[in-house]
Molecule: transfer RNA
Organism: Acidobacteriota bacterium
């Protein structure tokens, strides 16, 4: 190089036949419970969906270039 797979919270990952506010555990912060801590329980905070254009009434999601990661073949 080529060919396929990835990049969505602090981490690990769903997710969207294009449609109002994108979510799960885990980690953080509070609260509630203990005599106290820890498990459990409840609540909140945390996202330019990698970056740029393009389609389109709307794009995280469709299509282009581009960066990065990971496998495979050369």
């Nucleotide at each position: 190089g080529g060919c396929g797979g990835g990049g969505u919270a602090g981490c690990u990952c769903a997710g969207u036949u294009g449609g109002u506010u994108a979510g799960a555990g885990c980690g953080u912060g509070g609260g509630a419970u203990u005599c106290a801590u820890a498990a459990c329980c409840c609540c909140a905070a945390g996202g330019u969906c990698g970056a740029g254009a393009g389609u389109u009434c709307g794009a995280u999601u469709c299509u282009c270039u581009c960066c990065c990661c990971c496998g495979c073949c050369a």